[in-house]
């Protein structure tokens, strides 16, 4: 540097299906059943886990999962500066409120296109959010004690 083989990841709107619906001489099987977008210091514990888009048999229902939220505990970061202790707020983009300005989703739907027996997946196409982070402006909130040195 090649070649094999193996293993783990490349999933978290994820994964699964006894209800339900659908295809199926209606049997056998089989098919639907979350569209992106945001999200994760670690542990433990509860818990009904953001945002819109679409849709009005389904993103309905159920199971499990989960990066939300809360609580405690560490750990770390800020609150001038080396170390401790304490207190506060947060979570490597590491204070909170509240206004603003930014912001080219993606599927559904149509229309194509191959393959299936079918229901129905699947590829390809225009278009079109909201919420958070982060940025601007404002208001408001936080370091005391000690130790060392200047």
């Nucleotide at each position: 540097g090649g070649a094999c083989c193996g293993u783990u990841a490349u999933u978290a709107g994820c994964g699964c299906c006894a209800g339900g619906a659908c295809c199926g001489g209606u049997a056998a099987g089989g098919u639907c059943g979350a569209c992106g977008a945001g999200g994760a210091c670690a542990g433990c514990a509860g818990u009904a886990a953001u945002c819109g888009a679409a849709a009005g048999a389904c993103u309905c229902g159920g199971c499990g999962g989960a990066u939300g939220c809360u609580g405690c505990u560490g750990c770390g970061g800020c609150c001038g500066c080396g170390g401790g202790c304490g207190g506060g707020u947060c979570g490597a983009a590491a204070g909170g409120g509240c206004g603003g300005a930014u912001g080219u989703a993606a599927a559904a739907a149509g229309c194509a296109g191959a393959a299936u027996a079918a229901a129905g997946a699947c590829u390809g196409u225009a278009a079109c959010a909201g919420a958070g982070c982060g940025c601007c402006g404002u208001c408001c909130g936080a370091u005391g004690c000690u130790c060392a040195u200047c």